[in-house]
About this RNA:
This is a predicted structure of a 96-nucleotide RNA (c-di-GMP-I-GGC riboswitch aptamer) from Euzebya pacifica. Of the family's consensus pairs, 90% are formed in the model. NCBI's taxonomy places the organism under Bacteria, Bacillati, Actinomycetota, Euzebyaceae, Euzebya.
RNA sequence: ACGAGAAAAGGCAAACCGGCCGCGAGGCCGGGACGCAAAGCCACGGAUCCCACCCACAUCAUCGCAAUCACGUACGGGACCGCCGGGCUGCCUCGU
Numbered sequence: 001a002c003g004a005g006a007a008a009a010g011g012c013a014a015a016c017c018g019g020c021c022g023c024g025a026g027g028c029c030g031g032g033a034c035g036c037a038a039a040g041c042c043a044c045g046g047a048u049c050c051c052a053c054c055c056a057c058a059u060c061a062u063c064g065c066a067a068u069c070a071c072g073u074a075c076g077g078g079a080c081c082g083c084c085g086g087g088c089u090g091c092c093u094c095g096u
Stems, first nucleotide, its partner, number of pairs: 001096005011036002016031006034082001040088003044085003048079004052073002058068002060064001
């Protein structure tokens, strides 16, 4: 340097619960472990999700160009890297 992860050392921590923040997706802290050989970092491409926008049908003691709202969204703002790619960096052990 490259390849690999059986065991060991060390590390991270899903769901869920509590507190705080956010309209929300979600974030931070504590508890907790399903998992992880990059589950370290970067929203760069795609996916997904939220907001906003738009809005069919339907609904109605109120019949309003009302409200709610599925789908959609070229253009707008965001979340997520523990969805898939890409970029950067790196510990232990084994092999070459």